[in-house]
The RNA shown here (transfer RNA) has 75 nucleotides and comes from Candidatus Spyradosoma merdigallinarum. The coordinates come from a structure-prediction model, not an experiment, and the mean pLDDT is 81. NCBI's taxonomy places the organism under Bacteria, Pseudomonadati, Verrucomicrobiota, Opitutia, Candidatus Spyradosoma. It matches the Rfam family "tRNA". Rfam classes the family as a transfer RNA.
RNA sequence: UGCCCAGUAGCUCAGUGGCAGAGCAGUUGACUGUUAAUCAAUUGGUCGCAGGUUCGACCCCUGCCUGGGCAGCCA
Repeated sequence: UGCCCAGUAGCUCAGUGGCAGAGCAGUUGACUGUUAAUCAAUUGGUCGCAGGUUCGACCCCUGCCUGGGCAGCCA
């Protein structure tokens, strides 16, 4: 320097054009002599950043940033 993959809730991830979700975690309540476990309810998002396309973008296009991988160049 080029190419490929990834970036979505505190964590692990799904969602590939039409209302942003699951599990775990957190909070509250029930249960229990207490804790744990279990059950119920509930909080939590600038979808890495900036533009573009579209009636409509997490999703498609361009540039950039971060992490990982491969290849190459130089002394």